[in-house]
Record summary:
Transfer RNA from an Acidobacteriota bacterium, 74 nucleotides, folded computationally. The RNAcentral record of the sequence draws on ENA and MGnify. It matches the Rfam family "tRNA". By type it is a transfer RNA. Gene Ontology term of the family: triplet codon-amino acid adaptor activity.

RNA sequence: UUCGGGGUCGUCUAAUGGUAGGACGCCUGGCUCUGGACCAGGUAAUAAAGGUUCGAAUCCUUUCCCCGAAGCCA
Repeated sequence: UUCGGGGUCGUCUAAUGGUAGGACGCCUGGCUCUGGACCAGGUAAUAAAGGUUCGAAUCCUUUCCCCGAAGCCA
């Protein structure tokens, strides 16, 4: 440099172009003599910028980052 794959709450993981959800974690409350477990509630995310569309995590373009392969130089 080229090609391929990937980037979503703190972590893991969903979402046929139509409310961004679940689990774990964390916080608050309940329960308990206390803690754990259990129950309820809350918390927080689409890498960036454009484009298409009534509507984009999803489709298109460019850029950034990660992984792999090939190539070049040493």
The same sequence occurs in records of 4 taxa.